Molecule: transfer RNA
Organism: Zopfia rhizophila CBS 207.26
RNA sequence: GGGGUUGUAGUGUAAGGGUAUCACAACACGUUGUGGCCGUGUUAAUCUGAGUUCGAGUCUCAGCAACCCCA
Numbered sequence: 001g002g003g004g005u006u007g008u009a010g011u012g013u014a015a016g017g018g019u020a021u022c023a024c025a026a027c028a029c030g031u032u033g034u035g036g037c038c039g040u041g042u043u044a045a046u047c048u049g050a051g052u053u054c055g056a057g058u059c060u061c062a063g064c065a066a067c068c069c070c071a
Stems, first nucleotide, its partner, number of pairs: 001070007010024003018054001026042005047063005
């Protein structure tokens, strides 16, 4: 320098154009003599910018980052 894959709550993961899923974690409450386990609830996410579309996590373009291959 060229090509490819991936990017989603604090962490891991699903979503094949129509309310962003689940688990763990955190917080609150219940339970307990205390703690843990357990139960109920709450908070929290689409890498950045532009385009297409009534509607984009998803499709297109450019960029950024990580990883892989070629030179």